Predicted 3D model of a 1501-nucleotide RNA (small-subunit ribosomal RNA) from a mine metagenome. Its mean pLDDT, the model's own confidence on a scale to 100, is 87. It matches the Rfam family "Bacterial small subunit ribosomal RNA". Gene Ontology terms of the family: ribosome and structural constituent of ribosome. The sequence is in RNAcentral, with records from SILVA.
RNA sequence: AGAGUUUGAUCCUGGCUCAGGGUGAACGCUGGCGGCGUGCCUAACCCAUGCAAGUCGAGCGGGGGGUCGUCCCCACAAGGGGCGACUUCCGAGCGGCGAACGGCUGAGUAACGCGUGGGUAACCUACCCUCUGGUGGGGGAUAGCCCCGGGAAACCGGGGGUAAUACCGCAUGUGGUCGCCGGCCGCAUGGCAGGCGAAGAAAGACGUGGCUCUCGGCUGCGUCGUCAGAGGAGGGGCCCGCGUCCUAUCAGCUUGUUGGCGGGGUAACGGCCCACCAAGGCGAUGACGGGUAGCUGGUCUGAGAGGACGACCAGCCAGAGGGGGACUGAGACACGGCCCCCACUCCUACGGGAGGCAGCAGGGGGGAAUCUUCCGCAAUGGGCGAAAGCCCGACGGAGCGACGCCGCGUGCGGGAUGAAGCCCUUCGGGGUGUAAACCGCUGUCGGAGGGGAAGAGCAAGGACGGUACCCUCCGAGGAAGGCCUGACCAACUACGUGCCAGCAGUCGCGGUAAUACGUAGGGGCCGAGCGUUACCCGGAUUUACUGGGCGUAAAGAGCGUGUAGGCGGCUGGUCAAGUCCGACGUGAAAGCCCCCGGCUCAACCGGGGAAUUGCAUCGGAAACUGGCCUGGCUAGAGGGCAGGAGAGGGAAGCGGAAUUCCCGGUGUAGCGGUGAAAUGCGUAGAUAUCGGGAGGAACGCCGGUGGCGAAGGCGGCUUCCUGGCCUGUACCUGACGCUGAGACGCGAAAGCGUGGGGAGCGAACCGGAUUAGAUACCCGGGUAGUCCACGCCCUAAACGUUGCGCACUCGCCGUUGGGCGUGCUGGCACGCUCAGUGGCUGAGCUAACGCGUUAAGUGCGCCGCCUGGGGAGUACGGCCGCAAGGUUGAAACUCAAAGGAAUAGGCGGGGGGCCGCACAAGCGGCGGAGCGUGUGGCUUAAUUCGAUGCUACGCGAAGAACCUUACCUGGGCUUGACAUGCACCGGAAAGCCCGGUGAAAGCCGGGCCCUCCCGCAAGGGACCGGUGCACAGGUGGUGCAUGGCUGUCGUCAGCUCGUGCCGUGAGGUGUUGGGUUAAGUCCCGCAACGAGCGCAACCCCUGUCCCUAGUUGCACGUUCUAGGGAGACUGCCGGGCGAAACCCGGAGGAAGGUGGGGAUGACGUCAAGUCAGCAUGCCCCUGAUGCCCAGGGCUGCACACACGCUACAAUGGCCGGUACAACGGGUUCCGACACGGCGACGUGAAGGUAAUCCCUGAAAGCCGGUCUCAGUUCGGAUUGCAGGCUGCAACCCGCCUGCAUGAAGUCGGAGUCGCUAGUAACCGCCGGUCAGCACACGGCGGUGAAUACGUUCCCGGCCCUUGCACUCACCGCCCGUCACACCACCCGAGUCUGGUGCUCCUGAAGCCGGUGCGCCAACCGCGAAGGAGGCAGCCGUCGAAGGAGUGCCCGGUGAGGGGGGUGAAGUCGUAACAAGGUAGCCGUACGGGAACGUGCGGCUG
Repeated sequence: AGAGUUUGAUCCUGGCUCAGGGUGAACGCUGGCGGCGUGCCUAACCCAUGCAAGUCGAGCGGGGGGUCGUCCCCACAAGGGGCGACUUCCGAGCGGCGAACGGCUGAGUAACGCGUGGGUAACCUACCCUCUGGUGGGGGAUAGCCCCGGGAAACCGGGGGUAAUACCGCAUGUGGUCGCCGGCCGCAUGGCAGGCGAAGAAAGACGUGGCUCUCGGCUGCGUCGUCAGAGGAGGGGCCCGCGUCCUAUCAGCUUGUUGGCGGGGUAACGGCCCACCAAGGCGAUGACGGGUAGCUGGUCUGAGAGGACGACCAGCCAGAGGGGGACUGAGACACGGCCCCCACUCCUACGGGAGGCAGCAGGGGGGAAUCUUCCGCAAUGGGCGAAAGCCCGACGGAGCGACGCCGCGUGCGGGAUGAAGCCCUUCGGGGUGUAAACCGCUGUCGGAGGGGAAGAGCAAGGACGGUACCCUCCGAGGAAGGCCUGACCAACUACGUGCCAGCAGUCGCGGUAAUACGUAGGGGCCGAGCGUUACCCGGAUUUACUGGGCGUAAAGAGCGUGUAGGCGGCUGGUCAAGUCCGACGUGAAAGCCCCCGGCUCAACCGGGGAAUUGCAUCGGAAACUGGCCUGGCUAGAGGGCAGGAGAGGGAAGCGGAAUUCCCGGUGUAGCGGUGAAAUGCGUAGAUAUCGGGAGGAACGCCGGUGGCGAAGGCGGCUUCCUGGCCUGUACCUGACGCUGAGACGCGAAAGCGUGGGGAGCGAACCGGAUUAGAUACCCGGGUAGUCCACGCCCUAAACGUUGCGCACUCGCCGUUGGGCGUGCUGGCACGCUCAGUGGCUGAGCUAACGCGUUAAGUGCGCCGCCUGGGGAGUACGGCCGCAAGGUUGAAACUCAAAGGAAUAGGCGGGGGGCCGCACAAGCGGCGGAGCGUGUGGCUUAAUUCGAUGCUACGCGAAGAACCUUACCUGGGCUUGACAUGCACCGGAAAGCCCGGUGAAAGCCGGGCCCUCCCGCAAGGGACCGGUGCACAGGUGGUGCAUGGCUGUCGUCAGCUCGUGCCGUGAGGUGUUGGGUUAAGUCCCGCAACGAGCGCAACCCCUGUCCCUAGUUGCACGUUCUAGGGAGACUGCCGGGCGAAACCCGGAGGAAGGUGGGGAUGACGUCAAGUCAGCAUGCCCCUGAUGCCCAGGGCUGCACACACGCUACAAUGGCCGGUACAACGGGUUCCGACACGGCGACGUGAAGGUAAUCCCUGAAAGCCGGUCUCAGUUCGGAUUGCAGGCUGCAACCCGCCUGCAUGAAGUCGGAGUCGCUAGUAACCGCCGGUCAGCACACGGCGGUGAAUACGUUCCCGGCCCUUGCACUCACCGCCCGUCACACCACCCGAGUCUGGUGCUCCUGAAGCCGGUGCGCCAACCGCGAAGGAGGCAGCCGUCGAAGGAGUGCCCGGUGAGGGGGGUGAAGUCGUAACAAGGUAGCCGUACGGGAACGUGCGGCUG
C1' cells in the first nucleotide's frame, strides 16, 4: 500500500466482497507449566443458608466471675445464702458516636445529569486543626428491674421503684442573632466595623495530689469531654456560560405557564409553594413530542481528521421488589431504618404476623455464555474507644475457567545417494527425509529429598505458606495440535463421486479424467493453541472539515419576486468581538508516549518527565474580518436626459383567403377513399362549376440558423393601457449590492366546475378493411374536447437534460439592434465599438463524447440537489385539490450488479458502392406415372452401425446370395483366430492320411512319417504340440478427452505482423479515401513505412508453329506418338483518363487483354463429420461385450421424402441399309475367327503380357420403307412359361435370353433444380469395384443450341457508413397479463397487549393548617383550682394506588382484499432494442385479456 467482481474487450461511475487490528466473548477440535490480569453483556427475574456495622463500663443504673472480710443456715468439714471491700469481665437496657462511609448495580435519566470554566454580596458543614471566652445553681421523669395481665407468635398493656455526658427550668453572657443610630465601602439586591437595647448556652468522666476524714464531700493539677464564638482544612447545597445521540412522516408548545407585589418555606436564591395583578414565555440557531442512552477520565481503530464504544480501574450521577411519604440527624427522604399502597414469598392456633442478595459466597431461572456456600484481618483502609482492643465478604490472599496478555517447555548433537510403511510414477524413478531407528549428551518444566524468605520503623504478631527461591538426586523419560492448499491468498498430486453427495467470504466449483466436493499422501500458515460465529474501526476519498460530486453515469428546484440568513467596492477615524502574542490559573489520579528503576526476562509494577491540541482571567498588537444612526469617494448598483428595435403582456374594434353548411343557377353518373378495397355520399340530382348567404376557428406570402419574454410562451391589421431591454451622455444618489431556506406570484397540454360557443379537427364510440386474431396501424363517420368568460388544477423529455451573479482567459466566419468614423450623389460598402443570437476552432477541462468569451476553462459568493439496482416516486402519515390527483416520502424483502462513454464485431423489414447462373432473359429438368437406389417411419428374434438444413438421404458401400457382417437364433472354444516372454512336460519339428459323432465348428479316437544346429554324453538351441502364468482380443463407450483426414463458408478477397504515429485504454492507423481490377490487381493520394499468409505467376492438359526422335502407326506427303522449344507482353497504333493505373477500338496473329480447362483452398468458423478406415488417452467386458460355425437378417412394407432411370410419343416408334470417335482395359485375363443356338450363350481356338491382338458393332446421324394421333406398331411395369451364365450354393435374394402378358402414364399443383459455349441439351463408348450383379459413380468422345435489357427484387458474399438495450452475436434480446409455489409488506369488520394525555370519583401513609370538651411529670401558681405548653382524636388542602369515561401513539393478531419480490424448460400475444417493421419517449385523458392503443401538447435521448 491494495485486491476480486458489471464487458467480447476498454475507460469511467458505482455498489458488494476480501486481506488488518480489536473483544468482559461464545462455539468446534485440541490442550504441558508458570506469572499478571480478568470472568452474568441475558431476567433492575426470584431467592434456602451463613456472613457483610458496630463500638464505648474512662457517660449511667445494673448484672456475672474471682479473691478477701463479715454475718446467717447447717455445723467436724465440705457446702449454701446475705452484706461489704478489692479486682476483673459484661448479656440485655438507658446514653454517646458511627450506621448518609465503605460495598453493589445501570433500571430510570436527553437533564445543569455529566464534562469544562466560573459565581455564591443567596448557603450549610458532625468528627479534625488554630484562636477567644465559659462550663454556676437546681428540678422532674423514664428504660432496664420487680409484680399483674393479654397474645399461637410477633409483641403489647397496666402498676411500682431507679441512674446519667438522657430530659427540663433558672443564672451569667465575650462573641453571635435581631431591632434602632449613625460611619466607611462595594457589584444592583448589598458588604464591613462601631454604639445602644432585647431574647438566648453548657456535662461531666477518669488519673493523680491535698483537705476533711462519718458512708461521703470539698479542692489543686493533668487528660478527655462539653457550651458560645471566630477562623482553617476537607466535604457538600444552589446558580450560570459553553459542550453533550437519532427523528420535521413530531411544527407549533405553555395556565404555575412568563413576569410583578406580598407572604409561606428552606441552610440558602428561586413560581419551590400560596393569594392577588399583568399577559406573557419558548420555537426553524428546531420549542413541544417520539425513540434510544447513565455521563466522563478513557478504550478500540485510524496517517490524521474522524468513527465506534463507555467491561475491568478512577471521578460524578442515579437506584435499592414497584410506587408514595416523612421521621431522626451536621448530613438521608436513608441497600442490610420507619410508615402506607401494590405485586410476590413464607409462618399462623385464621385472630394476626414476617420478608426484600443491583453486599460476599451460593441456589433456581433465563441464556450461546460468565467462578468457591474458601482463608485471614498479617498488610492497606474504615467505625468506635483515653487505650488495650473489638468489628469490617472493604481489603489482603488462595481456588475454578487457555477468557486475555506475557514467559517457558515438549529436547540437543551425530546419523544413508537415503531402512520400512505410506503416496505418486513416464515403471526408470520421485516424495515423506536426517525425519526415524541407532550412538552420544543435557536437565528447563516434571518427580523425590533437604534448606527456606522478604512482605513489619520500634517489642510481639504472616492468611498467603513449607509458597517464591536455593541445593542434591532421577531420567528423553510425562507434554502437539488446529486451520488452509481454484483466484483474491502462501501451499498439488492420486483416488472416489458424477449438477448426485456436497463446498462457498466474493467471483464461483460439481452434469465421467474435479489442484474448488470426500479421503489419502505431500505442502503452506500459526502454535498451547488453531479455526468459526457475532460485533466495532479500518480499507471506504463509499457523507468527502482534512477529502467527492450534479450536460449524457445518482444529482440544477418549471420560472420569477423577495424575507431571514450567508457573502460583499475604494479611502480615513475609532473600538478590540473574531484573529495573533505573552503571562497566570485550571485541564484529578490512573492511562497513552519518553527516560530511569523493581520482580531471572517479559507481561505486570514503581519514580520522574512530556503531553493533555480545551476553558477562564489579566496584559498587549491592530494588518485582515467585524462593530459604529462615524467621515469621505465613485469604478458596483440605481436615477435623469436624448435616441432605438421588438410575434413582450392586457383590452376593444376591424379585415381577407380557405374549409363546412344553407339558398339559387348550370350540369349528369358517379363521387370519395386505398397498397388494393369496402363502409360512406349520389338519379329525392351528389362530385364538378357559378352567384348569394350563415357561422366558427386559424392568420398564407413577409418568415429567417431572425425578434421579444424570467420561464411557460408570443405571429393578420388598427387604437388604448402597460412591463422589460439596448445605445449615447456622464447631470444626480453615494455601496443603496449579490444570492436567497421558508413565503408569495406566474406556470404548455390534458383535465375539472358554471355559463356560452361549435366551422374544421377529433380521445371514447360505431362501421369498413387488414389479420391467425386486430379491442391497433389504413378508410368512412363521430361525442367530450379543442374556442370564449370566470374559477380551479400545478404537471411535462417544463431540456441547453447545463441554478443565479461577478471577474478573468487566443482566434476565424455569419446574423439582429444601436453608436462612432471613413468612402460614395445615393440605396450602400468598409473599419472600430456596445448589447444579443449562431457555426468552427486553440489553450485548458473532461471517463470519453464533447465544452471551448453564450465554458462543461480559471476563480469568488449564495441557493437547490445526489450517495448501488429493484421494491418505489409506491405504502403509511401530513399538507393542498371539487375530483383526477399533486407535494413531502420510507421500510421489509431481494439482487452482484444496475449504469455512462467509447471499441471491435455481428445484425437491421438503415444507407451507399460492388460481385456470383443470385435474380432477370433463355434452354432442359424435378415435383404427377412405373421402376431402381437411398432415407425416415413402421415392423421384426434381427431388420448391425454411422451420416441428419444448406454442408445427411445412388452418402461411408469403387459391387450385402455364403463370405463380407459388425446384427439375430442356435451349436461350440477358453493362453484363445493373432503377438511377445517365462516355467514345466511331450515330440524330431513341420506335414500327411483315416474313423466315429455332428448342420458345420467342434469333440472323441487311430495311423503314416521319423529331420536340422552345438555337444563325447547328459543336455541345450531353433521349431511344433500340451499344461500353467504374464497376457491376448473387443466394429464395446466417449469425435464433447484426441491425432490424422474431410466437408462448409469459399477461388470468396480477404487475414495478419514489425517498427512508427494517434488514443488514458480496448483499439485505431497501415488495410480508409479517389480511380481501376477477376483479385488487398494495380495507380494516385495519405502518419505511415515495410513485410508475411492468401490473389496472380511458377506445374499439368488443350489450341498454332518449330526442332528432335520414333515403333507396333504410315505406300508417300501428312496425320499420329512423346521429349524439347517458340509464341501473347496491353508489346504496337488510335481514342478516353490525371503525363498514372486502367479502359475502349484497331492492326498483326492459331490464339488478345488471367485464350479454355485442371491441380492448388489464407487467418479462421460450425465443441461440423469420422473412436466403424487407421492411430490414440481414459472407462468398461474377460468360460465373454473375445473367438469359431450353421442358418437367418442387413433385400422385411400401410406409408413419407431424396436422387435417378424409362416414358407419356411423329424433331417419334419400328424395319432394312450405310458412315464417323475418343478415353481406356486385358494373363486363374481380353478373347478374334469358325461352328451350334431365334437369343442369352456354348464348343473349339488364333492372337495378345499389348500404338501390334482382343474388348470394339459406337450411338445419335445419313438413305430408304412403314406406322397416322390411337393409351396406339407410344409406353414398357407386372406376371406366366422356357432357357443361358457365374458361383460350393441363385428359396428367402443375382444378371441375361426367348415367347407370352401388356399396368400406370397423354408432359405433371404449390413449389423447385441445372446450365452463359464446344456450355446446356441429346447420343453412345470406356473404366474402377467385381466370381456374378451398374438406371450409380469416374472418365471419353459425337451432334450441338438459346439468352443475358439490366441489378429494383429473392439467396449468398465483399468494402465503406449508420443505429443497436445483440456479443453462445436477430434462430439475438426482451415486455405485460394469466396459472402454480414460496416470501416479506400494505389495507382490513374487528380483536388483544403496552405507553400516554385529559376529565371525574374514591383516597392510604404523611407533612402542613384548623380544632382539640379526651389525655399530660418538669414552667407559672397560695404546688389547690387553674394557666402556659404539648399529645391523642377529629376536620381540611395536597396526595400514591385504585375506579369510571374519553382521546392519541407503538405493537400483536385478523375473514378477506391489494400490489410487490423470487422461482425449471407453463399459457397468451410482440410492446421495446436496427426506421424493431405505426420512430421512440414525457405529461395528461379515455379505452382495451395483456403487453399497450388513440387524442392533445411537448422532447430528440